[in-house]
The RNA shown here (transfer RNA) has 72 nucleotides and comes from an Anaerolineales bacterium. Its Rfam family is "tRNA". The family's RNA type in Rfam is transfer RNA. Model confidence (mean pLDDT): 80 of 100.
Formats: sequence, structure tokens, C1' cells
RNA sequence: GGCUCCGUAGCUCAACGGCAGAGCAGUUGCCUCUUAAGCAAUUGGUUACAGGUUCGAAUCCUGUCGGAGUCA
Repeated sequence: GGCUCCGUAGCUCAACGGCAGAGCAGUUGCCUCUUAAGCAAUUGGUUACAGGUUCGAAUCCUGUCGGAGUCA
């Protein structure tokens, strides 16, 4: 340098072009002599960045950045 894949909540990951979710973590409450465990509720997102297509984009297209793999 060429090619392929990945980038979404603090972490691990989902999400036919049509309300962005789950588990864990965090917070609050219940329970308990206390802690842990358990139960309930709840907070948290410029979907890496910039453009384009579209009535509508996390999703499709282009470029950039970062990471991994592969070829030379």
C1' cells in the first nucleotide's frame, strides 16, 4: 500500500429503511440484626466523524478517523 470485517449506554452485545433495546453495572426503595443474595422501580445514547440518497437512515452510498485480520 491492496482487500475483508468491526465502531451503538460505564462494560458485553441486539436492533426488516419507520418509537434506539437487553443483560451486567449505577441510583432509589423493599426485605435482612448487618452484609451478601433476592424483589420492585429508575437514570443513562450527537448510533466514531463529515457529506449524500430517501417522506423517513444505527441500517443504503461516498469520504475520513480508529481497531482487528489477511495478502504483498